[in-house]
RNA sequence: UUACCAUAAAGAGAAGGAGAGAGACAAGCUCUAUGACCCUUCAGCAACCUGCCUAAGGUAAGGUGCUAAUGCUUGAUUGAUGGUUA
Numbered sequence: 001u002u003a004c005c006a007u008a009a010a011g012a013g014a015a016g017g018a019g020a021g022a023g024a025c026a027a028g029c030u031c032u033a034u035g036a037c038c039c040u041u042c043a044g045c046a047a048c049c050u051g052c053c054u055a056a057g058g059u060a061a062g063g064u065g066c067u068a069a070u071g072c073u074u075g076a077u078u079g080a081u082g083g084u085u086a
Stems, first nucleotide, its partner, number of pairs: 001086001003084005013042005021031003024078001025075004043067003048063003051059003
């Protein structure tokens, strides 16, 4: 770099820090000084990979992911993280 899969039709939040924009892009819409977004800690959700358990399947120990809105919607068919593939 190519293609595919997952995060992403479901599910699951508190505390502390900091202090202005945030929801990747465009438009819309929404969230936000009653403190969003982000960071840290703890907790939780899920079950993608590994592990464990005769089987279907289960478990939740390790590695990811996630815990406003269908991935917020539509458009664009680009981008991010993880995994597999040539």
Predicted 3D model of an 86-nucleotide RNA (SAM riboswitch aptamer (S box leader)) from Acholeplasma hippikon. Lineage of the source: Bacteria > Mycoplasmatota > Mollicutes > Acholeplasmataceae > Acholeplasma. The coordinates come from a structure-prediction model, not an experiment, and the mean pLDDT is 76.